A computed fold for a 71-nucleotide RNA from Candidatus Uhrbacteria bacterium RIFCSPHIGHO2_01_FULL_63_20, annotated as transfer RNA. Its mean pLDDT, the model's own confidence on a scale to 100, is 80. The RNAcentral record of the sequence draws on ENA. Rfam family: tRNA. Its family is annotated with triplet codon-amino acid adaptor activity in the Gene Ontology.
[in-house]
RNA sequence: UCGGGGGUCGUCUAAUGGCAGGACAGCAGCCUUUGGAGCUGUGAAUGAAGGUUCGAUUCCUUCCCCCCGAA
Numbered sequence: 001u002c003g004g005g006g007g008u009c010g011u012c013u014a015a016u017g018g019c020a021g022g023a024c025a026g027c028a029g030c031c032u033u034u035g036g037a038g039c040u041g042u043g044a045a046u047g048a049a050g051g052u053u054c055g056a057u058u059c060c061u062u063c064c065c066c067c068c069g070a071a
Stems, first nucleotide, its partner, number of pairs: 001070007010024004018054001026042005047063005
């Protein structure tokens, strides 16, 4: 440089055009002799910029980053 794959809460993982969800972790409360156990509640994310569309995590373009391969 070229080709292929990938990028979603702190972490892991769903959502194939229609309210971005779950688990763990975090925080608060309850319970308890104690909590690192149990229960309830709560906050938190689509790599960036454009385009298509009534509507984009999803489709298109460029760029950034990671992995694999070729030279």